[in-house]
RNA sequence: AAAGUUUGACAGACAAUCGCCGGCGGCUUUGCCGCGGGAGGAAAGUCCGGGCUCCACAGGGCAGGAUGCUGGAUAACGUCCAGUCAGCGCGAGUUGAAGGAUAGUGCCACAGAAAUGGACCGCCGAUGGCCCGUUUAUCGGGAUCAGGCAAGGGUGGAACCGUGGUGUAAGAGACCACGAGGGACUAUGGUGACAUAGCCCCUGGUAAACCCCAUCUGGAGCAAGACCUAAUGGGACGCAGGGCGGCAGGCAACUGCCCCCAAGCCUUAGCCCGAGGCGCGUCCGGGUUGGUCGCUGGAGCCGCUUAGCAAUAGGCGGCGUAGAUAGAUGAUUGUCGCUUCAAGGGCGGGAGGGGAAACCCGAUAUCACCGCCAGAAGUACAGAACCCGGCUUACGGCAAGCUUUCCGA
Numbered sequence: 001a002a003a004g005u006u007u008g009a010c011a012g013a014c015a016a017u018c019g020c021c022g023g024c025g026g027c028u029u030u031g032c033c034g035c036g037g038g039a040g041g042a043a044a045g046u047c048c049g050g051g052c053u054c055c056a057c058a059g060g061g062c063a064g065g066a067u068g069c070u071g072g073a074u075a076a077c078g079u080c081c082a083g084u085c086a087g088c089g090c091g092a093g094u095u096g097a098a099g100g101a102u103a104g105u106g107c108c109a110c111a112g113a114a115a116u117g118g119a120c121c122g123c124c125g126a127u128g129g130c131c132c133g134u135u136u137a138u139c140g141g142g143a144u145c146a147g148g149c150a151a152g153g154g155u156g157g158a159a160c161c162g163u164g165g166u167g168u169a170a171g172a173g174a175c176c177a178c179g180a181g182g183g184a185c186u187a188u189g190g191u192g193a194c195a196u197a198g199c200c201c202c203u204g205g206u207a208a209a210c211c212c213c214a215u216c217u218g219g220a221g222c223a224a225g226a227c228c229u230a231a232u233g234g235g236a237c238g239c240a241g242g243g244c245g246g247c248a249g250g251c252a253a254c255u256g257c258c259c260c261c262a263a264g265c266c267u268u269a270g271c272c273c274g275a276g277g278c279g280c281g282u283c284c285g286g287g288u289u290g291g292u293c294g295c296u297g298g299a300g301c302c303g304c305u306u307a308g309c310a311a312u313a314g315g316c317g318g319c320g321u322a323g324a325u326a327g328a329u330g331a332u333u334g335u336c337g338c339u340u341c342a343a344g345g346g347c348g349g350g351a352g353g354g355g356a357a358a359c360c361c362g363a364u365a366u367c368a369c370c371g372c373c374a375g376a377a378g379u380a381c382a383g384a385a386c387c388c389g390g391c392u393u394a395c396g397g398c399a400a401g402c403u404u405u406c407c408g409a
Stems, first nucleotide, its partner, number of pairs: 001405008010396001012336007020038002023035005040381001044392002047390005052221004064217005069083005084098001085096004099212002104210002106206003120153002122149003127146003130142004161179006180203004185198005225293004234284006241261003245258005264278005300319008337379005345373005352361003
């Protein structure tokens, strides 16, 4: 210098003007004025976990669902940290759907004889037959029948663990040596996953097939839920009493009977009762609309410190930091910042400047270097809606650690 890799912080600043939503205060109180506050690292996807709320629920089990190496962290997690093992990478690093195939069942397309039990080509034919020969029998030959084999060929992603040997008629983990993988046991190290060594046993793959094992697990969600409350609708009850009228009872208050006036409106032919409808009043309970709460003080944020490799936890001190409800948190202008590009473009200084070194650049009035000024473009993704911890996705430049290669000393 280039290429990579990991981690961290940031997410433009200030001013003016015009606006929006809450809070507090004041006033001449439904409107004005003043002060102060007002999005994120992902507010997103709504994927996982928890708080909170309502409903359900004796207790235990089954079913269903989720998770699946070990240890730790945490309110909890499918998250995080530190490790183990395996894959990838020269490496820094990174990825892991990482329990069990030695519990059982199933499956393994096409091809192939056979995909866990098989023989197409092939090899043999020791043994028992058959045929031929002649030396006539415990003989030789044939590869012919029964039969044996799985070495070699061939198919396939995969062919019964591989290579070599012994062995045999031919062969085969049938046996032996070495090796690969898996498992039980023992020893050592480690909290553990596991690693190393010894010894014995076993040998296709697949659990992202059923299944087995272990652990966890009620449902719905702030449009949860609580309170206040119209209009309309539902239900229940009521809508006739009055009279210095009479009689009777009674100490009285008052009660009973009779008489007169009156009977909310309509229908039921007229009248009375009854029934139905309309209207008015009172009460009851439920829901809608509207309003209030839930609602932002929390597993809170910042700094220092202690323990720990770390995630994280403890202690001390400080801070007050959105709460809208169809949804506020904005717009414009100016100045500055940052990134990229172009060019000594303008002015001044200037003989030295850079480097560890090799060396490179540069000079008599210069553009080596230094200072000031000036140009163009860009300045990302994205907007809270109960809260919090994660994951995933989108996105801009910056810084630091580490790795590899090249160049120079």

This is a predicted structure of a 409-nucleotide RNA (Bacterial RNase P class A) from Gorillibacterium sp. CAU 1737. A source record names the gene rnpB. Rfam family: Bacterial RNase P class A. From the family's description: Ribonuclease P (RNase P) is a ubiquitous endoribonuclease, found in archaea, bacteria and eukarya as well as chloroplasts and mitochondria. The model forms 94% of the base pairs in the Rfam consensus. Its mean pLDDT, the model's own confidence on a scale to 100, is 76.